[in-house]
Formats: sequence, C1' cells, structure tokens
RNA sequence: UGGGUAAGACAGGCAAUCGCGCAGAACUGUAUGUUCUGUGAGGAAAGUCCGGGCUCCAUAGGGCAGGGAUGACGGAUAACGUCCGUCGCAGGCAACUGUAGGGAAAGUGCAACAGAAACAUACCGCCGCUUUUGCGGUAAGGGUGAAAUCGUGAGGUAAGAGCUCACGGCAGAACCUGGUAACAGGUUUUGCGUGUAAACCCCAUCCGGAGCAAGACCAAAGUGGCUUAAGGGCUUUUGCCCGGUGACUGCCCGUCACCGCCAAGAGGUAGGUCGCUAGAGCCUGGUGGUAACAUCAGGUCGAGAUAGAUGAUUGCUUAACACAGAACCCGGCUUAUGUCUUGCCCAAACA
RNA sequence: GGCGCCAUAGCCAAGUGGUAAGGCAGCGGACUGCAAAUCCGCGAUUCCCCAGUCCGAGUCUGGGUGGCGCCU
Repeated sequence: UGGGUAAGACAGGCAAUCGCGCAGAACUGUAUGUUCUGUGAGGAAAGUCCGGGCUCCAUAGGGCAGGGAUGACGGAUAACGUCCGUCGCAGGCAACUGUAGGGAAAGUGCAACAGAAACAUACCGCCGCUUUUGCGGUAAGGGUGAAAUCGUGAGGUAAGAGCUCACGGCAGAACCUGGUAACAGGUUUUGCGUGUAAACCCCAUCCGGAGCAAGACCAAAGUGGCUUAAGGGCUUUUGCCCGGUGACUGCCCGUCACCGCCAAGAGGUAGGUCGCUAGAGCCUGGUGGUAACAUCAGGUCGAGAUAGAUGAUUGCUUAACACAGAACCCGGCUUAUGUCUUGCCCAAACA
Repeated sequence: GGCGCCAUAGCCAAGUGGUAAGGCAGCGGACUGCAAAUCCGCGAUUCCCCAGUCCGAGUCUGGGUGGCGCCU
C1' cells in the first nucleotide's frame, strides 16, 4: 500500500425567523385565550419472530390422551428458542466464521430417473459342470447412480470373498488417564454397505387462554307482557340432590359463574377519567468473575399524544448525509441503513 | 395499535419431497364462400424474493416483500 476479518463509537452542534404537543406559573376579556419558562423519538421506535411484567378469565387446578416448542456440555438471567465460555463437525493459507449439534444398533416409511439389484440383489465379466440351452459359485474388475457390501498389501482359492493375517478407518461395550461436564488420548474386546428424523416416530425438558381496542370507573341510554319468580325435583324458607352451558382440544375429577316463556322495535361504532410511564431504568466509579453478568457507592429523571405534537427555511462548522416516526412497558433476535475509529490476519514493496 | 390468513401462466385454480393436472382467454392449423361452433396443436424454465436441510424443494425450515380479513 492492497485485500480480508472482528469489535466499538456517533446519529449532530451553534445562530436567526416562523410553527406544534405536554407540564408549570402569571395576566384578564374567565376561555377551546394570551404571554413566559421547562421539556419533547430510535439504534433500529420497524417486523411482531421469541421471552417476561401487567390486566381479565379459578390464586391458573389434578390425571390420562392429544397438540406445540426446544435439543452437545457448563454457566448467566425474572425468563427465553437469547447471551457467555468450552467441546465436536464444516469452511478458510490465516485472522476468524457457520452450526435445528439427542436417537438410523426400537419400529415404520421413502430413495424419482438410470441401473441386474436401492434391500437382500448376479447385467457384463471370472470359475466349475454342461454338446448347446442352461445350472451353480463368485461382490476381485467393468458399467448405472447422490449413494452398491470398509481401504491397501500378502496369504489363500477352481475363481473369489474379512475367509485368514499385517497396517489403517468407522461403530458399540468395558477399563485407565486428564477434564465439573460435553469430550480428548490410550488399552482390551466385538462387529463392519447405506442415506434421510427441517419424514412419521422414540427419548428428555418445558408449555393454560386472551390481549391496553386487555381492563376499571363516571356520565348518558336502558320496550312491553305472562307465570307458582326464574333449568328440574324435595322443602314454608335456608338448604340438599340432579341436569345443561362456559372457563386451548377429547374423557374423568374438582372450583366458580350462569340457566323460563310470548310479542314488538331501534341504532350503526359514539363522551370523559384512569390504566400511562420511576423502571428487571440510565450515567460514573469500585469489587468479584476469562466472559455473559452480579454486587456496592454516588449522581440523575430523559415524551405520554388520542386523528394523533416532536417540524420547516437559511447560514457556519470537516460529514451530518442514510435507514427511518413512540402509542402499555421491558429483555432479546431478525431485517433496513450513513460516517468514523481501533485490534488482528494474509500478500507485496521498502528500510 | 393488536390478532389471523394468502401468494402457482393474462384470469380461475389442482398439486402425497421425484418431468408442474385442468378450465377460460390468447396464438397457429383444419373445417367454411367468410365467420361462429367443433377438432388438432402451442405455452410456467425465476411456482412472490433470499438463504438453509436434502442426492433432489412449488412442497420442509428460517428471514424478507406484497395483498386481504377481524377487533366496540
């Protein structure tokens, strides 16, 4: 210098003019007013993909089945499918990155086309018998395919073959060493064709529903009639027994709430207050931990609208340009996106 | 704001992981004096897009884009 890789920071500031939401104060013309002061979007506010808080339905209940999610090991956390560290596998020269990463030796299914054969198979070839046809043996070699009976060598054989042996590969079991563990290394022994579980399934762990348009309160509105007076039975009532409906699905148990008949009619999403923002909050420093994170001390308050405010123009600053706008609130993930900084790796050149 | 569903040719649509059915429309041919009807033939190479699993993806999984519906 070029290329790569990982991590982090910021998302403007100042000035002038005009304009908006919320809160507080003042004024007088007492209201939907004016003036002043303070404050006013994000790293993703987005997608709504996970996890929680909160609210209502039982304080969210029990058993069996069904359904859904997750899946190496250890840790972090309120929780998670997130994060941190480690292991295995894969990619890369490397820095580093990716990983839905349990089980195919429980069972079932599938493997199109090609190929003889895709699960128990002989097409060509080789060997033996046979006049030919054919029969038997054979997985060395050829051919098909994504995948074809563990690889190389020697022995062996009619020809061959883990049939035997040596070395190696893979898998299961037992033991030893290191490690908390996954796992790694080693010894012994048994065995050798698959692939697919983001196919069914098996194993382990976890899971109630709905969502702030949840929900609570105020105001307004709230048809008429019947009967032994609100499902049925007993009973004067209280109460007891039985039935139906609902509270993720089916059955059983349990708890709670509700339950009649007849007839006529109207409206078309409509007021206000709360929920609403001080919270697993943010900043700085110390301590513990490899880290995620935890803990302690000090400081700090930083939007809350309800047709929906947070803006526009101009100038200076080195660039402020890009993606993009809160709507109950947090922790993550994913996606979109501008500028800058730093560490590390590789290559080349120079000193 | 919240919660669901869908995307296959110009249109409507089927599609158990193995060459993407069918109908309407369109185009070409036959028939006809010319048309209509009828008959024959023709079309998807990016199944909305990007990745992943798999030998193989319209289908399975993740992410994105676009469209539609519901809420008192």